[in-house]
């Protein structure tokens, strides 16, 4: 060069068109003499970036940028 793939919360990932979700981690509070575990609750997203299509896009389609594979 060429082809494929991924990109979403602080990690690891779900989410095939209609209000962004889990686990873990932080933070607060109950419980405990402390801690750990366990309950409850909070906080944390411009969904990589621009554009397109649709009443309506995390999705579907161009282009860009970062990463991985394959190949040459």
């Nucleotide at each position: 060069g060429u082809g494929a793939g991924u990109g979403u919360a602080g990690c690891u990932c779900a989410g095939u068109a209609g209000u962004a979700g889990a686990g873990c981690g932080u933070c607060g509070c109950g419980c405990c003499g402390c801690c750990a575990a366990u309950g409850c609750g909070a906080a944390g997203g411009u969904c990589g970036c621009g554009g397109g299509u649709u009443c309506g896009a995390u999705u579907c389609c161009c282009g860009c940028c970062a990463c991985u594979c394959a190949c040459u």